[in-house]
About this RNA
The RNA shown here (transfer RNA) has 73 nucleotides and comes from a rhizosphere metagenome. Its mean pLDDT, the model's own confidence on a scale to 100, is 81. The sequence is in RNAcentral, with records from MGnify.
RNA sequence: GUCCGGUUAGCUCAGCUGGUAGAGCGCUCGGUCGACAUCCGAAAGGUCACAAGUUCGAGUCUUGUACCGGACA
Numbered sequence: 001g002u003c004c005g006g007u008u009a010g011c012u013c014a015g016c017u018g019g020u021a022g023a024g025c026g027c028u029c030g031g032u033c034g035a036c037a038u039c040c041g042a043a044a045g046g047u048c049a050c051a052a053g054u055u056c057g058a059g060u061c062u063u064g065u066a067c068c069g070g071a072c073a
Base pairs, nucleotide, nucleotide: 001072002071003070004069005068006067007066010025011024012023013022019056028042029041030040031039049065050064051063052062053061
């Protein structure tokens, strides 16, 4: 330098035919317990890396940029 993959909640990851963003763990609150753990319930938490484009509508499609990983040179 070229090509491929990835970037979504604090962490690990879903979401693929474009139609109101989710799970597990964690955090917070409540219940259970003499107390803690476990267990049960609830709640909070997101500019979907950044920018532009297409579209009535974009996490999803297109282009560029940044970062991470890999292949080739």